[in-house]
Context: one part of a larger RNA
RNA sequence: CUGAGGUAAGGGAACUCGGCAAACUAGCCCCGUACCUUCGGAAGAAGGGGUCCCUACUUCCCUUCGGGAGAAGUAGGGGGCACUGACUAGGGGGGCCGGACUGUUUAAUAAAAACGAAGGGAAUCGCUAGCCCGUAAGGGUGAGUACGGUUCCUUAGUCCUUCCCACUGCCGGCACGUUAAAGUUCGUUUCAACGGACCUAAGCACCGGUGAAGGGAGGAGGUAACUAUAACCUUCUUAAGGUAGCGUAAUACCUUGCCAUAUAAUUGAUGGCUUGCAUGAAGGGCAAACUCGGUCCCUGCUGUCCCUACCCCAGACCCU
Numbered sequence: 001c002u003g004a005g006g007u008a009a010g011g012g013a014a015c016u017c018g019g020c021a022a023a024c025u026a027g028c029c030c031c032g033u034a035c036c037u038u039c040g041g042a043a044g045a046a047g048g049g050g051u052c053c054c055u056a057c058u059u060c061c062c063u064u065c066g067g068g069a070g071a072a073g074u075a076g077g078g079g080g081c082a083c084u085g086a087c088u089a090g091g092g093g094g095g096c097c098g099g100a101c102u103g104u105u106u107a108a109u110a111a112a113a114a115c116g117a118a119g120g121g122a123a124u125c126g127c128u129a130g131c132c133c134g135u136a137a138g139g140g141u142g143a144g145u146a147c148g149g150u151u152c153c154u155u156a157g158u159c160c161u162u163c164c165c166a167c168u169g170c171c172g173g174c175a176c177g178u179u180a181a182a183g184u185u186c187g188u189u190u191c192a193a194c195g196g197a198c199c200u201a202a203g204c205a206c207c208g209g210u211g212a213a214g215g216g217a218g219g220a221g222g223u224a225a226c227u228a229u230a231a232c233c234u235u236c237u238u239a240a241g242g243u244a245g246c247g248u249a250a251u252a253c254c255u256u257g258c259c260a261u262a263u264a265a266u267u268g269a270u271g272g273c274u275u276g277c278a279u280g281a282a283g284g285g286c287a288a289a290c291u292c293g294g295u296c297c298c299u300g301c302u303g304u305c306c307c308u309a310c311c312c313c314a315g316a317c318c319c320u
Stems, first nucleotide, its partner, number of pairs: 001315003005311004010306002014304001019301001027051005036041001038156001052078009061068002079083001091299007098291002103115002119154007130141004157286004162217003167214002169210005177204002183198005218236005245279001246276001257273005
């Protein structure tokens, strides 16, 4: 020096992207326990006290009634720095974001906010069904039958889920139009080919419907008795001009926005404001519980650090 382990005065996160790692805590009994909440939880919340040995006794329990495994307790005494004496064995609290939860995943760099999920919605299918595998025979769903199967979207709960069918898709209708081959007929021709006309399916066109279908949801000018702002008015324009909410956000370019809280000092955090470059309703808002998730703060604790030192084990290394 390398690997593993241990101890450090004073300080106590000053280290660092970040308390990473380590340390603190720890079992059992008693007391006690907040915000919030879906009233179940939160909760081992937090925070305190006790714990060994000896003697005597009390209550319970068992009993063959002689006593005794055992449980709980009271009083007095004893020893130690230390009594779950080693081992075993949660550090705690608060704010915010995401995902409701238990679950699943990249065997060998990713465990997550990704997947799934109960619940919600839509479409399709009447069984010789639909969907899937197979060239077929045949097989699965299923020896099931719409309270079922299949496919797609969303994702517990709670409060809600606005407007637009112009485009694209899907569904329905369809008097007329368009329209292939075949067929009929006419022309030409020896025949075939060829040409014209008639008839005509689906589709298209046309007419409707449909958003928890793909999707979309404006601009300019003026106006109130300080100023500012604009309930209001005018105008262009669209299929309709973004409602409730939320909002500098896992979304905000400008941006370290502005104000406040916390610090001596904070591009981070939280609460507000909000003109939202480019939020927004199957998804948005709220939210207890949970979380090896992300992020910020407080407390305890510590060799992470100030700032290193020493001890032990195994190597490396030296001699043989």

This is a predicted structure of a 320-nucleotide part of an RNA (large-subunit ribosomal RNA, domain IV) from an archaeon. Rfam family: Archaeal large subunit ribosomal RNA.